[in-house]
Large-subunit ribosomal RNA, domain II from a Methanobacteriota archaeon, 722 nucleotides, folded computationally.
Rfam family: Bacterial large subunit ribosomal RNA. Its family is annotated with structural constituent of ribosome and ribosome in the Gene Ontology.
Context: one part of a larger RNA
RNA sequence: GCCAGGGAGUGUAUCUUGGUGGCGAGACUAACGCUUGAAAAGCGGAAGUCGAAGCGAAAGCGAUAAUGCACGUAGCCCGAAUGGGCAUGGUGCGAGGUAUACAAGUGCCUGGAGUCACUGGGAUACGACCCGAAGCCGGGCGAUCUAUGCGUGGGCAGGUUGAAGCGUGGCGAAAGCCGCGUGGAGGACCGUUAGCGGUACUGAUAUGCAAAUCGUUCGCGUGACCUGCGUAUAGGGGUGAAAGGCCAAUCGAGCCCGGCAUCAUCUGGUUCCUUCCGAAACAUGUCGCAGCAUGACCUGAUUGGAGAUCGUUAGCGGUGUAGAGCACUGAUUGGGGGUGUCGGGGGAGAAAUCCCUCGUCCCCCUGUCAAACUCCAAAGCCGCUAUCAUCGUAGAAGAUCGGAGUCCGGGCACGGGGUAAGCUCGUUGUCCGUAAGGGAAACAACCCGGACCGUGGUUAAGGUCCCCAAGUAUCGGCUAAGUGUUAACACUAAAGGGCGUCCCAGGCCAUAGACAACUGGAAGGUUAGCUUAGAAGCAGCUACCCUCUAAGGAGUGCGUAACAGCUCACCAGUCGAGGUUUGGGGCCCCGAAAAUGGACGGGGCUCAAGCCGACCACCGAUACCACGGAGUAUUGAAAAAUAAUCUCGUAGGAAGGCGUCCUGUUUGGGCAGAAGCAGGGUUGUAAAAUCCUGUGGACCAUGCAGGAACGAAAAUCCUGGU
Numbered sequence: 001g002c003c004a005g006g007g008a009g010u011g012u013a014u015c016u017u018g019g020u021g022g023c024g025a026g027a028c029u030a031a032c033g034c035u036u037g038a039a040a041a042g043c044g045g046a047a048g049u050c051g052a053a054g055c056g057a058a059a060g061c062g063a064u065a066a067u068g069c070a071c072g073u074a075g076c077c078c079g080a081a082u083g084g085g086c087a088u089g090g091u092g093c094g095a096g097g098u099a100u101a102c103a104a105g106u107g108c109c110u111g112g113a114g115u116c117a118c119u120g121g122g123a124u125a126c127g128a129c130c131c132g133a134a135g136c137c138g139g140g141c142g143a144u145c146u147a148u149g150c151g152u153g154g155g156c157a158g159g160u161u162g163a164a165g166c167g168u169g170g171c172g173a174a175a176g177c178c179g180c181g182u183g184g185a186g187g188a189c190c191g192u193u194a195g196c197g198g199u200a201c202u203g204a205u206a207u208g209c210a211a212a213u214c215g216u217u218c219g220c221g222u223g224a225c226c227u228g229c230g231u232a233u234a235g236g237g238g239u240g241a242a243a244g245g246c247c248a249a250u251c252g253a254g255c256c257c258g259g260c261a262u263c264a265u266c267u268g269g270u271u272c273c274u275u276c277c278g279a280a281a282c283a284u285g286u287c288g289c290a291g292c293a294u295g296a297c298c299u300g301a302u303u304g305g306a307g308a309u310c311g312u313u314a315g316c317g318g319u320g321u322a323g324a325g326c327a328c329u330g331a332u333u334g335g336g337g338g339u340g341u342c343g344g345g346g347g348a349g350a351a352a353u354c355c356c357u358c359g360u361c362c363c364c365c366u367g368u369c370a371a372a373c374u375c376c377a378a379a380g381c382c383g384c385u386a387u388c389a390u391c392g393u394a395g396a397a398g399a400u401c402g403g404a405g406u407c408c409g410g411g412c413a414c415g416g417g418g419u420a421a422g423c424u425c426g427u428u429g430u431c432c433g434u435a436a437g438g439g440a441a442a443c444a445a446c447c448c449g450g451a452c453c454g455u456g457g458u459u460a461a462g463g464u465c466c467c468c469a470a471g472u473a474u475c476g477g478c479u480a481a482g483u484g485u486u487a488a489c490a491c492u493a494a495a496g497g498g499c500g501u502c503c504c505a506g507g508c509c510a511u512a513g514a515c516a517a518c519u520g521g522a523a524g525g526u527u528a529g530c531u532u533a534g535a536a537g538c539a540g541c542u543a544c545c546c547u548c549u550a551a552g553g554a555g556u557g558c559g560u561a562a563c564a565g566c567u568c569a570c571c572a573g574u575c576g577a578g579g580u581u582u583g584g585g586g587c588c589c590c591g592a593a594a595a596u597g598g599a600c601g602g603g604g605c606u607c608a609a610g611c612c613g614a615c616c617a618c619c620g621a622u623a624c625c626a627c628g629g630a631g632u633a634u635u636g637a638a639a640a641a642u643a644a645u646c647u648c649g650u651a652g653g654a655a656g657g658c659g660u661c662c663u664g665u666u667u668g669g670g671c672a673g674a675a676g677c678a679g680g681g682u683u684g685u686a687a688a689a690u691c692c693u694g695u696g697g698a699c700c701a702u703g704c705a706g707g708a709a710c711g712a713a714a715a716u717c718c719u720g721g722u
Base pairs, nucleotide, nucleotide: 001722002721003720004719005718006717011126012125013124014123015122016121017120018119019118020117021116022115023114026050027049028048032044033043034042054061055060068093069092070091071090075086076085077084078083095110096109097108098107099106100105129269130268132266136259137258138257139256140255141254147233148232149231150230151229152228153227154226155225156223158190159189160188161186165182166181167180168179169178170177171176195220196219197218200216201215203214204213235251237247238246239245272657273656274655275654276653277652282295283294284293285292286291297405298403299402300401301400302399303398307391308390309389311388313386314385315384316383317382318381319380323376324374325373329370330369331368334365335364336363337362338361342359343358344357345356346355347354348353409432410431411430412429413428414426415425416424417423437448438447439446452629453628454627455626456625457624458623462619463618464617465603466602467601471616474614475613476612477611478610484605485604496590497589498588500587501586502585503584504583505582506581507580508579509578517574518573519572520571521570523547524546525545528542529541530540553568557566558565630647631646633642634641635640658711660708661707662706663705664704665703667701668700669699676695677694678693679692680691681690682689683688
């Protein structure tokens, strides 16, 4: 892991609320007693409990001759019908009790329904649906491991070094010093002696030889040494050359048992079927933010009795957001003008003062901004009225009571904040959550579309070369970049560039010949004047005329020391039809960098199988249509009928069923073969039921009731097997 078996909302008490039944202004007994073959049943037993009166803090007072009036639902009656009458319950008014000193007003109460039993839902207390802590407290057991102390024993090959002291010799006045011997000190040295330790390989091992070992290497090895035995210290305590170390493989508080089924706002699990409805992730409070309570939202029952409403259109009001604007408040570009009152700088003047300039301020023109600006101002939104529409007497809205769940939400469209975020906050809607199906390669929320069951067809989104169902369809353009073949998102691409190419609009030139190209001319006054060593079209400054002309600048560039020379503007000729320029648009290109080789889903595709437009077919879903069937709803006593709407669903509410075990009763089956087991058939929407054959060898089942330790796939579930 698999299989089998086990495995989780139970019981008592009290309260509350439905259902059923008994009695009813009353209802019921409890303990206990009697009877009985035990128990059950039966008979007794009103002590007591609830109800029948409330109000008030209390003293205390205390609800019907007012069930008086009205409305009106169900229902009943009249009527052919619109309709009308009566009207229990109900509603409104009135009346009454009481408190508030009176009154008034207000609060609570009042025209009789309770109580007991059984049973369903819920609450509270208990283990309270089941399993699960780490911990806390109490009483004991431990120092055969280990820490430290004490008592008494044991152990340490061999080698090295050579302290003090002593002897002797020398030196010295002495203190003493030196040499040579002797001597044998030391938490001295070497050392796999024994023994103790455990440095590095971060080696081996890693279901190990081993719950700490093995190998090599390494430290100590006469000492604060190692070690046997005995003995002492005990759990908030010991012991500790101190690491929170050790105290029996357990230590930031040992182990065992008990309190104990500790508590757990936390995690996990919680067992048959079908039908109906179906959420919330919000608000308020909370030592509250992983919780809870109340409301909102869901569900069931009862009540109620006529209107309800997210929608459409119109009218009348309201608004100050988007946008826009600069008229206000502020910010703010450039220019012109003004005031010289104020400030700064400069100049003139002996000073007064005057002049220039900048700033402030004012006016005009011009160019921009604002959540806390507005001369304006939508779309929308809100209120009222009307209209249409939808729902509603087959009972809407509302109300009361029982049961919940929910309080981590999220995506998209739109908006606020933020550089941004799989960020945060919000309104309305929608979707996911709780929604399957088709499309988007895959893909909760993007597109299409809401699955009761079955069969056949038609479409949606999206597609139609192959993978892959359907066009290698048709017509007209664009793209040459494999651009692209991506609706959006999660696919990145921008500012800025392009004599890439296509289209549109305008200006100018053009058969009196444009544009480009080629041929020729491009002159004279004059080397303009000045400057300069020089300056002649071409260093620089000033001016930029006149003549001849078809045209030719006091010169566009190169060039010279200066000239020269080449060239351009400009003109003519050759040629013969468009040229040139501005603005806008489409597709395309550059801008363009990431780590294994790689992705339009892939193959592949170029007058496409790309992009734009037009058009006709076809494919394509649980959508739509048709047929058959089931359920729900409504009516009905039932049989049945109606046929408009309905039948996705988590949490959750409600309803009806299937099965297991036991009890009572009923009716049956069984050795001519029960249960169980194996295989097969049939029926039912399902839980399941039933039949046949084999096996098996003695019990089993139907109907009606009752009672449960009643249904497993999960809990790192438990036990066993494998």